[in-house]
RNA sequence: GCCGGGGUGGUGAAACCGCUAAACACGCGCGACUCAAAAUCGCGUGCCGCAAGGCUUGAGGGUUGGAUUCCCUCCCCCGGCA
Numbered sequence: 001g002c003c004g005g006g007g008u009g010g011u012g013a014a015a016c017c018g019c020u021a022a023a024c025a026c027g028c029g030c031g032a033c034u035c036a037a038a039a040u041c042g043c044g045u046g047c048c049g050c051a052a053g054g055c056u057u058g059a060g061g062g063u064u065g066g067a068u069u070c071c072c073u074c075c076c077c078c079g080g081c082a
Stems, first nucleotide, its partner, number of pairs: 001081007010026003019065001027045006046055003058074005
């Protein structure tokens, strides 16, 4: 340099058929149980806001009524070829 795959909450990740982003698990917080703890169980857990609501998918732009999803440029990570 060329080709392919990937970048989404604190972590691993789902949604990609263009129409409710974050299901599920882990972690964390509070509580229950216990003499106490572990295990287990319940509730909560992106950001702003008193609330209503608004914002958030690596960055910027484009298409569209509407983009995590399609297109373009760039950045970063992984693999292959040279």

Predicted 3D model of an 82-nucleotide RNA (transfer RNA) from Parcubacteria group bacterium Gr01-1014_30. The sequence was found in a public genome assembly. Model confidence (mean pLDDT): 83 of 100. The organism belongs to Bacteria candidate phyla, within Bacteria. It matches the Rfam family "tRNA". The family's RNA type in Rfam is transfer RNA.